RNA sequence: GUAAAGUAAACUAAUGGUAAGUUAUUAGGCUCAUAACCUAAGUAUAAAAGUUCGAAUCUUUUCUUUACA
Numbered sequence: 001g002u003a004a005a006g007u008a009a010a011c012u013a014a015u016g017g018u019a020a021g022u023u024a025u026u027a028g029g030c031u032c033a034u035a036a037c038c039u040a041a042g043u044a045u046a047a048a049a050g051u052u053c054g055a056a057u058c059u060u061u062u063c064u065u066u067a068c069a
Base pairs, nucleotide, nucleotide: 001068002067003066004065005064006063009023010022011021012020017053025041026040027039028038029037046062047061048060049059050058
């Protein structure tokens, strides 16, 4: 310099219309006990502006990461 990406503690969804799922964590149940299993809860759209009735999604800028030169 060019390109891509940024969503919870981790990983992945969501074609402009209620942010969903798995694992993990916590609590309860089950068990002689632990694990497993069942139920429930909490934790997120990198930041700022713009467009729109409505933005994770579209536009611009910045930041961070990765790849290539």
Predicted 3D model of a 69-nucleotide RNA (transfer RNA) from Rhizophysa eysenhardtii.
Its mean pLDDT, the model's own confidence on a scale to 100, is 83.
It matches the Rfam family "tRNA". About the family: Transfer RNA (tRNA) molecules are approximately 80 nucleotides in length. Rfam classes the family as a transfer RNA.
RNAcentral holds the sequence, with entries from ENA.
The organism belongs to Rhizophysa, within Eukaryota.